[in-house]
Parts: sequence; structure tokens; C1' cells
RNA sequence: AUUUCAUACGGGCAAAUCCAUCGAAAGAUGGUGGCGCAAAGCUAUAGGGACUACUUCUUAAAAAGAAAUGUCAGCCAGUUGCGAAG
Repeated sequence: AUUUCAUACGGGCAAAUCCAUCGAAAGAUGGUGGCGCAAAGCUAUAGGGACUACUUCUUAAAAAGAAAUGUCAGCCAGUUGCGAAG
């Protein structure tokens, strides 16, 4: 430098649920909790994909549909890194 994560050591993160707060919502933050994860570290106009629709437009109206500047990295991905083994 590179490949792998079988076995460890030291560890790390923390799903769903429930509570509080913020938000129109998706969702986020903190607590609870532990499903799981060799990157479940970081990155959201570098790329793909997904979610929501306050608002705008369409519609006779209601429903509904379209649209992200909003959201998701524990969807793929980009990028950085610990340990062990080869």
C1' cells in the first nucleotide's frame, strides 16, 4: 500500500417502542431502550434513489395529481479511519 472480516483484544455506534421539545409533514434533538452494524464515522447541488408537500399550479368544488427550497447517509454511493489476519 492492498485484500478479507473467520477468530479475538480494547472498544464504538445505537433500531423499534415510550416520554419531552421543534416542525405543516417527512423528520430532527435529548432521554429511555437495544434491533442490529467492520465504518450504523463524515458527506444531501459531487451522483443515483427514497420520503413529505406548509406553499404554488391543475381541477367547477372536494378529494386527487404535479413540483423541493424541506427530509432520509441504518438505501446505493463518495470520502476518511481503528484492530486482527493474509
Model confidence (mean pLDDT): 84 of 100. This is a predicted structure of an 86-nucleotide RNA (c-di-GMP-I riboswitch aptamer) from Paenibacillus endophyticus. Rfam family: c-di-GMP-I riboswitch aptamer. Rfam's curators write: GEMM was predicted in a large-scale screen for bacterial structured RNA regulatory elements. RNAcentral holds the sequence, with entries from Rfam.